[in-house]
Context: one part of a larger RNA
RNA sequence: GAUGAACGCUGGCGGCAUGCCUAAUACAUGCAAGUCGUGCGAGAAACCACCUUCGGGUGGCGGAAAGCGGCGGACGGGUGAGUAACGCGUAGAAACAUACCCCAAGGUGAGGGAUAAGCAUCGGAAACGGUGUCUAAUACCGCAUACUGUCUACGGACAAAAGAUUUAUCGCCAUGGGAAUGGUCUGCGUCUGAUUAGCUAGUUGGUAAGGUAAAGGCUUACCAAGGCGAUGAUCAGUAGCUGGUUUGAGAGGAUGAUCAGCCACACUGGAACUGAGACACGGUCCAGACUCCUACGGGAGGCAGCAGUAGGGAAUUUUCCACAAUGGGCGAAAGCCUGAUGGAGCAAUGCCGCGUGCGGGAUGAAGGUUUUCGGACUGUAAACCGCUUUUAUAUGUGAAGAUUAUGACGGUAGCAUAUGAAUAAGGAUCGGCUAACUACGUGCCAGCAGCCGCGGUCACACGUAGGAUCCAAGCGUUAUCC
Numbered sequence: 001g002a003u004g005a006a007c008g009c010u011g012g013c014g015g016c017a018u019g020c021c022u023a024a025u026a027c028a029u030g031c032a033a034g035u036c037g038u039g040c041g042a043g044a045a046a047c048c049a050c051c052u053u054c055g056g057g058u059g060g061c062g063g064a065a066a067g068c069g070g071c072g073g074a075c076g077g078g079u080g081a082g083u084a085a086c087g088c089g090u091a092g093a094a095a096c097a098u099a100c101c102c103c104a105a106g107g108u109g110a111g112g113g114a115u116a117a118g119c120a121u122c123g124g125a126a127a128c129g130g131u132g133u134c135u136a137a138u139a140c141c142g143c144a145u146a147c148u149g150u151c152u153a154c155g156g157a158c159a160a161a162a163g164a165u166u167u168a169u170c171g172c173c174a175u176g177g178g179a180a181u182g183g184u185c186u187g188c189g190u191c192u193g194a195u196u197a198g199c200u201a202g203u204u205g206g207u208a209a210g211g212u213a214a215a216g217g218c219u220u221a222c223c224a225a226g227g228c229g230a231u232g233a234u235c236a237g238u239a240g241c242u243g244g245u246u247u248g249a250g251a252g253g254a255u256g257a258u259c260a261g262c263c264a265c266a267c268u269g270g271a272a273c274u275g276a277g278a279c280a281c282g283g284u285c286c287a288g289a290c291u292c293c294u295a296c297g298g299g300a301g302g303c304a305g306c307a308g309u310a311g312g313g314a315a316u317u318u319u320c321c322a323c324a325a326u327g328g329g330c331g332a333a334a335g336c337c338u339g340a341u342g343g344a345g346c347a348a349u350g351c352c353g354c355g356u357g358c359g360g361g362a363u364g365a366a367g368g369u370u371u372u373c374g375g376a377c378u379g380u381a382a383a384c385c386g387c388u389u390u391u392a393u394a395u396g397u398g399a400a401g402a403u404u405a406u407g408a409c410g411g412u413a414g415c416a417u418a419u420g421a422a423u424a425a426g427g428a429u430c431g432g433c434u435a436a437c438u439a440c441g442u443g444c445c446a447g448c449a450g451c452c453g454c455g456g457u458c459a460c461a462c463g464u465a466g467g468a469u470c471c472a473a474g475c476g477u478u479a480u481c482c
Stems, first nucleotide, its partner, number of pairs: 001481003005478005012354006018347002020312001025310003029307003034071003039068002047060005078265003087190007096182003101178004106173003109143001111141002118133006148159004163170002191237003198228003203225008240262004244255004267288005290301004318344001320343003326340001327338004357387004367378004392419006401409001426471005431452003437466005447454002
């Protein structure tokens, strides 16, 4: 000098930041991912009309909850356990993929069978499920066609499509290109230990096959016997990496909170499914530990999302407001959703700014301390006189942020008027280092202390008082780094 700090004493305001560093411990409760009726069938309540045996029925309008289907739940948000690795950083490479978006040039023909919801019924405590029957689609399935694409033995073989509507659009299929992403590979760099010296059989290479979007022992069969290592392999320990941050004149050291990029993880271990994309935080399956419900047959759950609780700890905030802005998902749109985000709340946790008055005022008042008893200091300090109103309080007015509209923040910031010095100072230190000294108490006691050291009856070093010095809404102490 610095800090995501903590502790002690103290504490007026504002702006901007920051706020579980420990138990990747366990979690009550609420919310954090939905959306589309311009894909589809069906359709409750309310309302209107008619009928009525007064129970209701039929039709219209209406559109809730649910279902099929599409897109999105692979983004956004959290955490740093693991990882010493092509994980990250940097510079490159070739054997790849890409939903949505843009461009180009084509196509969109004629059919089929189901199924959920519904209705009926049955099982179950529940979670949920069975059977029968009915129905639709941009759901599913073959047929036709093929600008084109894939494969090819160069003869050929194979491969599509879906409609909706307000009639102007939005879609759908196959192909090529682009944009921007992502997957893969390589050179170099990337902590400590030799009181770790040898390690390795899919191991190293080849051939063939399989597999992948894609090169490759990625996998398998066969063949060869290689490959790595004192320029530190292997093993062990520690650790997310970087831009940066901090210190330093620099070289260097330390560090990796917030913000940004990448990686990894989502109760623990394993696995795949769906999909353009996951081996998927708020999806599925299996196993395990734990918690909960149970009618004992069986089920449910995963805050390292935002708040919040318990625990741990020296220690870290509200179970707040809003989608107004920015951005994201869906939708033709209106719009809906969004604990992302924008804001408010709490905390002197930090940085910055402001204030706690200003001028005059000596008989140097009183009080206090001290004294050589003359005085000295506190001290222009106070009183007293004059002035001002930052701030405060009250009242009024009142934005920008938003474009034609829409403002959570917020009647906020700001502005005006009024009142009145009014509402606002502490902490540490004073032997030397080191700025600042006297008195009393104590008597190697009580105590102080960063180092040297102080205290045993004259203590500038302990305690108190007066005074002084240094900082100041802070001041000290502790911890850590340079």
Predicted 3D model of a 482-nucleotide part of an RNA (small-subunit ribosomal RNA, 5' domain) from an uncultured bacterium. It matches the Rfam family "Bacterial small subunit ribosomal RNA". Model confidence (mean pLDDT): 87 of 100.